Record summary:
Model confidence (mean pLDDT): 81 of 100. This is a predicted structure of an 82-nucleotide RNA (transfer RNA) from Allobosea sp. CRIB-10. The RNAcentral record of the sequence draws on ENA. It matches the Rfam family "tRNA". It is annotated as a transfer RNA.
[in-house]
Formats: sequence, C1' cells, structure tokens
RNA sequence: GCGGGCGUGGCGGAACUGGUAGACGCAGCGGAUUUAGGUUCCGCCGACGUGAGUCGUGGGGGUUCGAGUCCCUUCGCCCGCA
Repeated sequence: GCGGGCGUGGCGGAACUGGUAGACGCAGCGGAUUUAGGUUCCGCCGACGUGAGUCGUGGGGGUUCGAGUCCCUUCGCCCGCA
C1' cells in the first nucleotide's frame, strides 16, 4: 500500500428481513433474611434535566416515515496479502 473483520451502559454480551436500544449475565447501590459476613430473595442501576421530557450504538455525513442494522467518509484494534 491492497483486501477483510470488529467497535453497543462500569464489564461481558444480545437486538430477527430496517420497526420500543440496551434483553441476559457480572459488578455496584438500597432493602429483607443473619449476632455478623456469605448465600438466597426483592427493587434500582447510560447522560442531561427539579420535572415533563430530551439525548445516547467509536466520530462525521447521507438514504428512509423510521438506521445499532443500508451507503459514504474518518479514527482505533485485529487478521490476511504484498
């Protein structure tokens, strides 16, 4: 230099043919149980906002009524070729 793959909450990891983003698990927080801890059970758990809500899939742009998904570009990592 050329070709291909991947990038989603704190972490792992889903999301069908484009149709409610974050299921499920781990970690964390609160509570119940316990003398206490652990186990188990219940609830919460992205960002901004007092709130109603708005935003959020590496960054930017496009297509579409609608994009994590399709297209272009760019950044990072990995694999192959030279």